[in-house]
Description:
This is a predicted structure of a 149-nucleotide RNA (c-di-AMP riboswitch aptamer (ydaO/yuaA leader)) from an Acidobacteriota bacterium. Taxonomically the source falls in Acidobacteriota (Bacteria, Pseudomonadati). It was read from a public genome assembly, where an Rfam model found it. The model forms 92% of the base pairs in the Rfam consensus. Its mean pLDDT, the model's own confidence on a scale to 100, is 76.
RNA sequence: GCGGCUUGUCAGCCUAAUCCUCCGGCGUCGGAGGAGCGGGGGAACCGAAUAGCGACGGCUUGCCACCGUCCGGGGUGAAUCCGGCCACAAGCCGGUAGGGCUUCCAGCCCGAAUCCGACAGCUAACCUCGCAGGCAGCCGGAAGGCAGG
Numbered sequence: 001g002c003g004g005c006u007u008g009u010c011a012g013c014c015u016a017a018u019c020c021u022c023c024g025g026c027g028u029c030g031g032a033g034g035a036g037c038g039g040g041g042g043a044a045c046c047g048a049a050u051a052g053c054g055a056c057g058g059c060u061u062g063c064c065a066c067c068g069u070c071c072g073g074g075g076u077g078a079a080u081c082c083g084g085c086c087a088c089a090a091g092c093c094g095g096u097a098g099g100g101c102u103u104c105c106a107g108c109c110c111g112a113a114u115c116c117g118a119c120a121g122c123u124a125a126c127c128u129c130g131c132a133g134g135c136a137g138c139c140g141g142a143a144g145g146c147a148g149g
């Protein structure tokens, strides 16, 4: 001097996932309360509709109910859709609606996952739930902003 790993601080990014007070604890955390942000259920009106009671297993003499699994349908989310490979599926590849990096240009990245379990349109009052997790410190031009001094 270069590269890698680990820890801490600083300001920063995705996201609703943050801030404050008190108590306990003492690097991370737990409890209570408040503010703020976000989601679900839920009238009238409007919209929709002419059918609806799904399948399997457990329990039962049998049925209903109840429990479990799955799928039709639905929710959170930017995360949908199309094509190809594969016997199908899983998986893989290419693209794409859409999303992110303060804004523009350029450039780069994502385009997942999961929950409900026959059931939900919108929806005031009302009821109810969440505030987790993950990252970068690198190349730019112009404009703006923040922190520190």
Stems, first nucleotide, its partner, number of pairs: 010137001012135003018035007036131006046121001054070005072119001073116004081095005098110004102143004